[in-house]
Model confidence (mean pLDDT): 81 of 100. Predicted 3D model of a 74-nucleotide RNA (transfer RNA) from an uncultured Gammaproteobacteria bacterium. Rfam family: tRNA. Rfam's curators write: Transfer RNA (tRNA) molecules are approximately 80 nucleotides in length. By type it is a transfer RNA. It was read from a public genome assembly.
RNA sequence: GGGCCUGUAGCUCAGUUGGUUAGAGCAGUGGACUCAUAAUCCAUUGGUCGAGUGUUCGAGUCACUCCAGGCCCA
Numbered sequence: 001g002g003g004c005c006u007g008u009a010g011c012u013c014a015g016u017u018g019g020u021u022a023g024a025g026c027a028g029u030g031g032a033c034u035c036a037u038a039a040u041c042c043a044u045u046g047g048u049c050g051a052g053u054g055u056u057c058g059a060g061u062c063a064c065u066c067c068a069g070g071c072c073c074a
Stems, first nucleotide, its partner, number of pairs: 001073007010026004019057001028044005050066005
C1' cells in the first nucleotide's frame, strides 16, 4: 500500500424484509427472604447503536467518507 471482518448498556452478545416506543444474560441500585451473609425471588437504573454526510415518509439495518481494533496478501 491492497483486500476482508468487527464496532449496539459497565461486560458478553441478540436485533427478521428498513417500520412506529432498541432488547437479553451478567453486573449495579432498591426491596423481600435470613440471626447475618451467600443463594433465590420481585422491581428498577443504565444507550449521542464508533463519528459524520447522504438516500428514504421512516435508518442499529442501505450508500459514501473517516476513526479504532483484528486477519490475510504485498